A computed fold for a 1330-nucleotide RNA from an uncultured archaeon, annotated as small-subunit ribosomal RNA. Its mean pLDDT, the model's own confidence on a scale to 100, is 83. Rfam family: Archaeal small subunit ribosomal RNA. Clan: SSU clan.
RNA sequence: CUAUCGGGCUCGCACUAAGCCAUGCGAGUCUGCUGGGGGCCCCUGCCCCUGGCGGCGCACGGCUCCGUAAUACACGGUCAACCUGUCCUAGGGACCGGGAUAACCUCGGGAAACUGAGGCUAAUACCGGAUAGUGGUGGAUUCCUGGAAUGGAUCCACCCCCAAAGUAGGCGGGGGGACGGCCCCGCUGAGGCCCUAGGGUGGGACCGUGGCCUAUCAGGUAGUAGGUGGGGUAACGGCCCACCUAGCCUAAGACGGGUACGGGCUCUGAGAGGAGGAGCCCGGAGAUGGGCACUGAGACAAGGGCCCAGGCCCUACGGGGCGCAGCAGGCGGGAAACUUCCCCAAUGCGCGCAAGCGUGAGGGAGUGAGCCCGAGUGCCGCCCGCUGAGGGCGGCUGUUCCCGGGUGUAAACAGCCCGGGGUAGGAAGGGGAGGGUAAGGCUGGUGCCAGCCGCCGCGGUAAAACCAGCUCCCCGAGGGGUUCCCACGCAUACUGGGCCUAAAGCGUCCGUAGCCGGCCCCGUAAGUCCUCGGUUAAAUCCGCUCGAAGACGAGCGGGCCGCCGAGGAUACUGCGGGGCUAGGGAGCGGGAGGGGCCGAGGGUAUUCCGGGGGGAGCGGUAAAAUGCGUAGAUCCCCGGAGGACCACCAGUGGCGAAGGCGCUCGGCUGGAACGCGUCCGACGGUGAGGGACGAAAGCUGGGGGAGCAAACCGGAUUAGAUACCCGGGUAGUCCCAGCCGUAAACGAUGCCGGCUAGGUGCCGGCUGAGGUUUCGGCCUCAGCCGGUGUCGAAGCGAAGGCAUUAAGCCGGCCGCCUGAGGAGUACAGCCGCAAGGCCGAAACUUAAAGGAAUUGACGGGGGGGCACCACAAGGGGUGAAUGCCUGCGGCUCAAUUGGACUCAACGCCGGGAAUCUUACCGGGGGCGACAGCAGGAUGAAGGUCAGGCUGAAGACCUUACCUGACGCGCUGAGGGGUGGUGCAUGGCCGUCGCCAGCUCGUGCCGUGAGGUGUCCUGUUAAGUCAGGCAACGAGCGAGACCCCCGCCCUCAGUUGCCAGCGGGGCCCUACGGGGCUGACCGGGCAAACUGGGGGGACUGCCGGCGAAGAGCCGGAGGAAGGAGGGGGCUACGGCAGGUCAGUAUGCCCCUAAUCCCCCGGGCCGCACGCGGGCUGCAAUGGGCGGGACAGCGGGAUGCGACCCCGAGAGGGGGAGCAAAUCCCUGAAACCCGCCCGUGGUUGGGAUCGAGGGUUGCAACUCGCCCUCGUGAACCCGGAAUCCCUAGUAACCGCGGUUCUCCAUACCGCGGUGAAUACGUCCCUGCCCCU
Repeated sequence: CUAUCGGGCUCGCACUAAGCCAUGCGAGUCUGCUGGGGGCCCCUGCCCCUGGCGGCGCACGGCUCCGUAAUACACGGUCAACCUGUCCUAGGGACCGGGAUAACCUCGGGAAACUGAGGCUAAUACCGGAUAGUGGUGGAUUCCUGGAAUGGAUCCACCCCCAAAGUAGGCGGGGGGACGGCCCCGCUGAGGCCCUAGGGUGGGACCGUGGCCUAUCAGGUAGUAGGUGGGGUAACGGCCCACCUAGCCUAAGACGGGUACGGGCUCUGAGAGGAGGAGCCCGGAGAUGGGCACUGAGACAAGGGCCCAGGCCCUACGGGGCGCAGCAGGCGGGAAACUUCCCCAAUGCGCGCAAGCGUGAGGGAGUGAGCCCGAGUGCCGCCCGCUGAGGGCGGCUGUUCCCGGGUGUAAACAGCCCGGGGUAGGAAGGGGAGGGUAAGGCUGGUGCCAGCCGCCGCGGUAAAACCAGCUCCCCGAGGGGUUCCCACGCAUACUGGGCCUAAAGCGUCCGUAGCCGGCCCCGUAAGUCCUCGGUUAAAUCCGCUCGAAGACGAGCGGGCCGCCGAGGAUACUGCGGGGCUAGGGAGCGGGAGGGGCCGAGGGUAUUCCGGGGGGAGCGGUAAAAUGCGUAGAUCCCCGGAGGACCACCAGUGGCGAAGGCGCUCGGCUGGAACGCGUCCGACGGUGAGGGACGAAAGCUGGGGGAGCAAACCGGAUUAGAUACCCGGGUAGUCCCAGCCGUAAACGAUGCCGGCUAGGUGCCGGCUGAGGUUUCGGCCUCAGCCGGUGUCGAAGCGAAGGCAUUAAGCCGGCCGCCUGAGGAGUACAGCCGCAAGGCCGAAACUUAAAGGAAUUGACGGGGGGGCACCACAAGGGGUGAAUGCCUGCGGCUCAAUUGGACUCAACGCCGGGAAUCUUACCGGGGGCGACAGCAGGAUGAAGGUCAGGCUGAAGACCUUACCUGACGCGCUGAGGGGUGGUGCAUGGCCGUCGCCAGCUCGUGCCGUGAGGUGUCCUGUUAAGUCAGGCAACGAGCGAGACCCCCGCCCUCAGUUGCCAGCGGGGCCCUACGGGGCUGACCGGGCAAACUGGGGGGACUGCCGGCGAAGAGCCGGAGGAAGGAGGGGGCUACGGCAGGUCAGUAUGCCCCUAAUCCCCCGGGCCGCACGCGGGCUGCAAUGGGCGGGACAGCGGGAUGCGACCCCGAGAGGGGGAGCAAAUCCCUGAAACCCGCCCGUGGUUGGGAUCGAGGGUUGCAACUCGCCCUCGUGAACCCGGAAUCCCUAGUAACCGCGGUUCUCCAUACCGCGGUGAAUACGUCCCUGCCCCU
């Protein structure tokens, strides 16, 4: 949030207030006795009500969980230390007396509660005596039980104490009598009464064991521990008391603090365990808080008493009363929990002989989705719908529902049975759908907003995650959430974890308790094992059976850990005894060593002092400065003083428990290794507490002080520089005595023992062999023991790694860890002179903190290699120009449309925009296929004269005419959009990259990520190649390939070409001829050229280097040489690079406007800033004149020869050419001559003025050109920065693109034509390894 019904249950104010309570109810009953009242009856009695005395009960039942860590509970024992009403069994008994008292009567007190005085009376009430008998003391018997008499039995003596109750009924007798109920006596007499013993039941006491947290609680204790004697009790006891003793408990946790009723059991879990202790049962405790006793068989007494306290109530203020943690009910508290119900019919309890009475125990009902179990909410057909969900129509059924009767029950309810009735009628929800996790890649909305989310994570315009709709999933009269608990979780690890680096080995050693402990034998039987018996209440749990039986109930059986007892076993452990030597210890022997303490001696250097020499610097640094020095420094020599230290030897070495130990000698002293048929005989290991040692710094007292040097003072550095560097310098460093007790006290690895391949080095000892010897010894090798390194097998480990010196495999013991931070902090305690140390939390915050390894990227890490978008060596620029062109920013504007922003935006979008382009601004006009609905022959839409409006216009308005069927007014839809999103995309492009890389298959290695290959060496332009290699191969890249250029050959010959031949033309001829001449003609294709094909170059040859390789260096030959030059192509991928404005395209947006058209304006605006370029600043130049040589290309509304006009731009004609043919097309730099002469000029040309030409519909904003005039800045460019290694840079012009017109742009082309380097990794970057 939702809800129809039935059954079962030992469910429901336990959690908070054991807080407080109005009202009613929850314990009475009985012929024992005695009153009062009433009724029936009629003389014998009976019944009812209500008191009193008395008996029994009220110590049960019911409620609660405060207290309690033991006076409790559980389990098992003990009482030789006890009691027990009523009940059962057995035996015996009940004799004789006595005096009261309540009710009642009379009189009082008081408001009441209650109470006083006097008088009467009974008993199964009370008292005395007796008998029986119990008990006690002493003694005896020996009898019984027993482990043991202190027990029991019997006997004797003494003592104390001490029983009883009668009655109903029956029979008999007597007395009194208003003839009434009466009284007395005797016999009998049910039940009842008394005593003793036993039993049963219920209790009391004691002992063992068990079960919470805290040591930041370590000492506690005076009735405390024990004894003697007594008191007290049913009973033991220090329970209580007097005296005596000084004990007792405690690390196996006393004492203290906190928390808590305990158990059977409950939840969970495979179990071990963890958590709990509601209900029901057993035990305990409590009854407003606290204390006390009385009565009694039993109480220290829930509905009894007394007292104190607090609360409430009544009151006449004198005094009284009350106690719901009983059932209902109320208030309060709280998130949280019911009716002031019915009945004693059943079960049980009290009383009673009984009948019966009482019973909020109990049995029932009511209430709550509290739990468990069961059922229903319909079924069939047709149609619609998606074979859906669902809906419509028709039919059927009756669990339920409604009505009546019966049964049921104490009475009811429910249920059950019978009959009747009618309509599917009254009966489905909750959560979820991104993963975990079952169910959407549906729609709409939202747009890091609103919100979701246990965790991960969703939401920033296309959300399977938000909010909804639809659909789907799960459970279902429930569903979901919250809190707590368990599991998941081997994440407190007993089962079952760890501690080198993740959290974690105490700094080291000694040693107390504890734990653990070698070989053999004997005994014992505590542990251990087996068998049997007892117990482990019931309920619970399990199995079977039964009830209609699912919950539930009944019966039977079983189990359970444990505890107790009896019997048995003896391997192991323990215990007692005996023995042994392999562990351990002792002794002896010769060796090694910076082991420790003390003493003595020595050495070099620094510093200081004195003397001598000497002369101007020294010192210091990356560079300096502070500092020192002419008062003589630094430097050299001699002498002296003082303190500290101990070079070389020195080692990968030795010693020590660790810290640590280094000149020499001596003294004292500790330990270890080796060797030894010496001795002891398990004497051992570890080690909580505890003790000792313990670097440096620090502290206290005293000494010492050369050098060094925290703090401090200066100088530098720097943004600063409380630092790094430099100059000084005090504590301290040194010694003695005493503290401190820490450390990356590290092998980040506790100690001891055993076991498990080896190789190699070093140190010590022993043995053997060999060599040598001035015999002391020394050297080499091998074996063994001990130590110390390194590599490594198995094994281990997350890996790194460890690996007989384990981090391997085992055993023993100790210490320590449990996410990160807070924090080794706070508090408490202990220690310290202090500094501080040891011990050591929590609140709170957080989804990580962390280890090892992997791939990449990065580094003011290392190594190797490379690049003119790197440097160096050079050449030329840019950056300056109040010069210009162009792009960008900014500003401005109605608009100055938009994109691009380091390289890789900025003459880029081929973007040279006059209109167009054009996307911007202003104004005007236009546009909806199709469908539906308004409208429309009373005329839709359209056309038009005139007028108005307007810049203009049948665009619109007015009026009128023509025409005649459609219809944009509305809703959808369509078309369009250079509107948005390049962070939704395709495609294309840029860039890393002028790089040499990027991968795959198989194998191998690794738990894995991944590695290997791709690494190393050499080499290359290259992951190019060679050699090596757990790799072997392969692919994409590189290369090869394709195009252009360079040499040669060949083929071809127009539009190209003309060497040779002939002709033509011209010239000269000494006429023989010769020369020249625009290929004009014939002719030709040699050369050039053009464009097809082919050759050529491969480290092929020689020498050297290299490894005999790859290759490199040099040389020969060659047009060309080691890739000949240039280009095309350009890997896997990255950059959310760029482009929605080229086109394509998802989604979103606009629809009479963000669409389409037109005119005008703008994109060109200008205080400024930036990029790229042009022109220059001049003399290697400028001007004028003359002269020479290209190639690529283009050409039809085109290129335009040539002629004419013009000073020129240009104009007028116009041949040829869709092109090797014609045209553009005169190239320019260059060469020659002349002038200029260093001047802002004859440099430079901006700006401005005037005139003219041209394209175009149109040059005002805003084109280009020509002529004349004007002549600006600029005299070589700060910081900085760009390009370039050869036909390159630089300089020079030419063509093309765009194009009506307009280049300083871009794309090409040729001409002239250098300098420097042949290196490097310094800068900027790139590649490889690490």